Context: one part of a larger RNA
């Protein structure tokens, strides 16, 4: 010096990205417990008190000899009472120590916010999370030899199921809700019309032949799906404007004009896990706060199932604050154990 333990005056997070680590708390019984809430919870909330030993005494339970009392079926019967032993719950005195769950094992707590409802699952070997899943919601497919999936097939799963079923997509408890656009793309529907292949059809025409023929080319016309066309459909893929002016201070613009669009972002939320400018501005908390909380809205570039906004409970999640506690620190020190090092 390293590893691993123990103690530490005064202070008590001043350490640090961050209380990381350590310390605190801890058992059982009693008292007592707020906001909020889906009325279940939150709760072990928080916060207090008790706990050993000796003696006395009260209650309950177990066992229960001998005796006593009672009953009648007179028996080696039953019931009650009761000493002792034992167990448990109290009450009152007293005793000792710094300390009585005397060692050991055994929650620190609270406030506020974000995300995800929850339990569960995950990167075998750096990540356990806000990721995945999830009940619930919704859309689409599937009528049974089902659709879908595996397989060349037979066949199998689906399912010894049958639309309250099965498969697929999205969303993700619950509560309140989920606006406008079908122009584009997709999907679905459409007995018409247009286009369109093979094929049918053969007007006509070419080669050859003396001819019959044989061979070839071939216009109308008839020919599917698809595409065009006509509709529908967004919890399908997706999209959801610009400029100018205007009120008797100023400012602002309920209002007006104009251009464009398929339609111009509704409710709710908003400097947000989203805000560039930005440490926005105001308020709170601090002596002092790029973080945090509450507001404002000028949303660079939120927004409604790639869901929007709330939300009790839950979380080895993330963020800010407080109390307690501490060698994290001021700032070190000392003491064990194991290494290193030196000598052998």
């Nucleotide at each position: 010096c390293c590893c691993u333990g123990g103690u530490u005056a005064a202070g008590g997070a001043a350490c640090u990205c961050g209380g990381c680590a350590a310390a605190u708390u801890a058992a059982u019984c009693c008292c007592g417990u707020a906001c909020c809430u889906u009325c279940g919870g939150a709760a072990g909330a928080a916060g207090g008190g008790a706990u050993g030993c000796u003696c006395a005494u009260g209650g309950g339970g177990g066992u229960g000899a001998a005796g006593g009392c009672g009953u009648u079926g007179u028996a080696c019967a039953c019931g009650c009472u009761c000493a002792g032993c034992u167990u448990u719950c109290g009450u009152g005195a007293g005793c000792c120590g710094c300390a009585g769950c005397g060692a050991g094992c055994a929650g620190g707590u609270c406030c506020a916010a974000g995300c995800g409802a929850c339990u569960g699952g995950u990167u075998a070997c750096c990540a356990g999370a806000a990721c995945c899943u999830u009940a619930g919601g919704u859309c689409g497919g599937u009528g049974c030899g089902a659709a879908g999936c595996g397989g060349u097939a037979a066949c199998g799963c689906g399912a010894c199921g049958u639309a309250u079923a099965c498969c697929g997509g999205c969303u993700g408890a619950u509560g309140c809700c989920u606006g406008c656009c079908c122009a584009g793309u997709g999907c679905c529907g459409g007995a018409a019309g247009g286009u369109u292949a093979a094929g049918g059809g053969g007007a006509g025409u070419u080669g050859u032949u003396c001819a019959c023929g044989c061979a070839g080319c071939g216009a109308a016309c008839c020919g599917a799906a698809g595409c065009c066309c006509c509709g529908g459909u967004u919890a399908a893929c997706g999209g959801c404007g610009g400029c100018c002016g205007u009120a008797a201070c100023u400012a602002u613009a309920a209002c007006g004009g104009u251009c464009c669009u398929a339609a111009g972002g509704u409710a709710g939320c908003g400097a947000a896990a989203u805000u560039c400018c930005u440490u926005g501005u105001c308020g709170g908390g601090u002596a002092a706060g790029u973080u945090c909380c509450g507001a404002c809205c000028c949303g660079c570039a939120c927004g409604a199932a790639a869901g929007g906004c709330a939300u009790a409970a839950c979380g080895a999640c993330u963020u800010g604050g407080a109390c307690a506690c501490u060698g994290u620190c001021u700032c070190g020190a000392c003491c064990g154990g194991g290494g290193g090092c030196u000598c052998g």